[in-house]
Context: one part of a larger RNA
RNA sequence: GAAUACUGCUUUUGGAGUUCGACUAAGCCAUGCAAGUCAGAGUGCUUCGGCGCUCGGCGAACGGCUCAGUAACACGUAAGUAACCUACCCUGAGUUGGGGGAUAAUCUUGGGAAACUGAGGCUAAUACCCCAUAGAGAAUGAAUACUGGAAUGUUUCAUUCUCAAAAGCCUUCGGGCGUCUCAGGAUGGGCUUGCGUCGGAUUAGGCAGUUGGUGAGGUAACGGCUCACCAAACCGAAGAUCCGUACGGGAUGUGAGAGCACUAGCCCGGAGAAUGGUACUGAGACAAGGACCAUAGCCCUACGGGGUGCAGCAGGCGCGAAACCUUUACAAUGCACGAAAGUGUGAUAAGGGGACUCCAAGUGAAUCCUUACGGAUUCUUUUGUAGAGUGUAAAAAUCUUUACGAAUAAGGGCUGGGUAAGACCCGUGCCAGCCGCCGCGGUAACACGGGCAGCUCGAGUAGUGUUC
Numbered sequence: 001g002a003a004u005a006c007u008g009c010u011u012u013u014g015g016a017g018u019u020c021g022a023c024u025a026a027g028c029c030a031u032g033c034a035a036g037u038c039a040g041a042g043u044g045c046u047u048c049g050g051c052g053c054u055c056g057g058c059g060a061a062c063g064g065c066u067c068a069g070u071a072a073c074a075c076g077u078a079a080g081u082a083a084c085c086u087a088c089c090c091u092g093a094g095u096u097g098g099g100g101g102a103u104a105a106u107c108u109u110g111g112g113a114a115a116c117u118g119a120g121g122c123u124a125a126u127a128c129c130c131c132a133u134a135g136a137g138a139a140u141g142a143a144u145a146c147u148g149g150a151a152u153g154u155u156u157c158a159u160u161c162u163c164a165a166a167a168g169c170c171u172u173c174g175g176g177c178g179u180c181u182c183a184g185g186a187u188g189g190g191c192u193u194g195c196g197u198c199g200g201a202u203u204a205g206g207c208a209g210u211u212g213g214u215g216a217g218g219u220a221a222c223g224g225c226u227c228a229c230c231a232a233a234c235c236g237a238a239g240a241u242c243c244g245u246a247c248g249g250g251a252u253g254u255g256a257g258a259g260c261a262c263u264a265g266c267c268c269g270g271a272g273a274a275u276g277g278u279a280c281u282g283a284g285a286c287a288a289g290g291a292c293c294a295u296a297g298c299c300c301u302a303c304g305g306g307g308u309g310c311a312g313c314a315g316g317c318g319c320g321a322a323a324c325c326u327u328u329a330c331a332a333u334g335c336a337c338g339a340a341a342g343u344g345u346g347a348u349a350a351g352g353g354g355a356c357u358c359c360a361a362g363u364g365a366a367u368c369c370u371u372a373c374g375g376a377u378u379c380u381u382u383u384g385u386a387g388a389g390u391g392u393a394a395a396a397a398u399c400u401u402u403a404c405g406a407a408u409a410a411g412g413g414c415u416g417g418g419u420a421a422g423a424c425c426c427g428u429g430c431c432a433g434c435c436g437c438c439g440c441g442g443u444a445a446c447a448c449g450g451g452c453a454g455c456u457c458g459a460g461u462a463g464u465g466u467u468c
Stems, first nucleotide, its partner, number of pairs: 001468009012361006019354002021319001027317003031314003036058003040055006065272003075196007084189002089185006097131004107120005135163009145154002168177003198244003205235002210232008247269004252261003274295005297308004325351001327350003333347001334345004364379006384404006411457005416438002422452001424451004433440002
């Protein structure tokens, strides 16, 4: 000097921004809202416009929040997959035949304080099941060709085996939207590898599914991933193991640079959802506003039993030096569903609050009078106030225009030296106090407190902590 957080005093206006409970307690939460939607189906009510309930489809694995854990293929970068998956979407080829039994809502009737739950009867589907055909896959044997660094891949034939499709709706009768199978693509992901990736040796040995093999199981997939058996390996001063710290990167701050420090916000990736564990559904989760179990907390209870999870948006308590409104709208952008109209969306957009940062402007100008302080006159109107239009989802700001009036707008720190500015006044008297450092104060203090004057920066200014 710059940056960052807090604090003191003071404060006119406008614009922009990736700004605002990161640092401390990944502490706990009252209340409201934050994920629905639908030309498949059944049904109740209806003011005949519609509104509900249930089965079913798609979505809810995105978006949003946080940074606890993690020193690791988590991240970055470069490769591999001859070891893999991919709903919706795109391209191409084809298909949609026959049949069946249920069940919810509703109705009847029980249990329970509640949460909820049992029995009986009816019914439908793009829900479920069976058969058929298409098709797919696997094994064995044979063949030759292709790609490639390398066939374990692809291709052809034969045999055997396994699995095994489908659904309709709307129609202006032209068609449209779907369903099923296969092949390819796109997108997204899984897994593997080289290199890079904090400190400590006052941590030197570590390891027992440990290292490898055979076989089996499991997975979308390779693999000690898991298991049985066999062998005794494997890692390590080029720092294993252990301990501490820490989400990683792009970036950010500073610096001439090298570098150093930092990385909460915005973007990319990862991880987490009170703590720990488990699987189910599904193309995808081991799932923040799904399920189950355990633990701790809180709430309800008729004591039998239940409910709950803001590290979503607001908001509260607590913690702290430290951080806003229980606002508006789906108008725009995007996302989910839908053929569409549209519906939903605390994503997002927009407003409110905050001396968060940066940028810009103003707080008057001229003349005259006055010893100075100051006063008077004239002018201007950025800003200000008021009106109309514009603007907006609605406002506000903006913009256009009219009127009024210098009116509505300056403080902070310092004045012994470093260091710009008092050898001024009063008070105090080694007291009270000041001071980054040197040093002032014991009766004329340029250094303390007040006043006056001055210097400096200026909507700011000064102090404290941290970084360069």